[in-house]
RNA sequence: UCGAAUCCGUUGGGGUGCCCGCAAGGGCUGAGAGGCGAAUGCCGACCCAUCGAACCUGAUCCGGUUAGCACCGGCGGAGGGAACGGAGACGCGACCCGG
Numbered sequence: 001u002c003g004a005a006u007c008c009g010u011u012g013g014g015g016u017g018c019c020c021g022c023a024a025g026g027g028c029u030g031a032g033a034g035g036c037g038a039a040u041g042c043c044g045a046c047c048c049a050u051c052g053a054a055c056c057u058g059a060u061c062c063g064g065u066u067a068g069c070a071c072c073g074g075c076g077g078a079g080g081g082a083a084c085g086g087a088g089a090c091g092c093g094a095c096c097c098g099g
Base pairs, nucleotide, nucleotide: 001094002093003092006087007086008085009084010083011049012048013047014046017028018027019026020025034043035042036041055080056079057078061074062073063072064071
C1' cells in the first nucleotide's frame, strides 16, 4: 500500500412450472410451485443482488431423455439483469520500503 471467505442490517430484484382428474383432490421436479381477495392487488416463504447462470430474452430453439415438466448436452460466459452500509479487522494474509 492492497486484500478474502463468511455473517448481519437495510433496500432492491425474481420465479411460482408439469402430469392425471368433471370436480374435490392426487402425483412429479425444485431452495421455492403458498395464502387472502370479485378484480387491480396484498401478504408470506424461498432464491438472488454487479466477484451478478437468481431470473429474463433468443425460445412454441436444437440433440438426448421423461408420462410430462424437470434433467443432461448445445446455443453460451451470447444479449439483458437488482447495492449500499456494518462486522470480520488495533486481527490475518500478500507486496513494497527502511534498520